[in-house]
Molecule: transfer RNA
Organism: uncultured Erysipelotrichaceae bacterium
RNA sequence: GCCGACUUAACUCAAUUAGGUAGAGUAACUGAAUCGUAAUCAGUAGGUUGCAGGUUCAAUUCCUGUAGUCGGCA
Numbered sequence: 001g002c003c004g005a006c007u008u009a010a011c012u013c014a015a016u017u018a019g020g021u022a023g024a025g026u027a028a029c030u031g032a033a034u035c036g037u038a039a040u041c042a043g044u045a046g047g048u049u050g051c052a053g054g055u056u057c058a059a060u061u062c063c064u065g066u067a068g069u070c071g072g073c074a
Base pairs, nucleotide, nucleotide: 001073002072003071004070005069006068007067010026011025012024013023020057028044029043030042031041032040050066051065052064053063054062
C1' cells in the first nucleotide's frame, strides 16, 4: 500500500438477512423473603448504536467519507 471482519448499556453480546417501539445476560440500585448475610424472586435506572454526512415518511440496518482494533496479502 491492497483486501476482509469488528465498533451497540459499566462488561460480554443479540437485533442488520427482509429499514418500522433498541434487547438479553452479568454488574449497579430498590423491594420481597431471611433472626441476619449470601443465594433466590420481583422491579427500577442505565444507550447521541465509533464519528460526520447522504437517501427515506422512517436508518443500528442502505450509500459515502473518516477514526480505532484485529486478521490476511504484498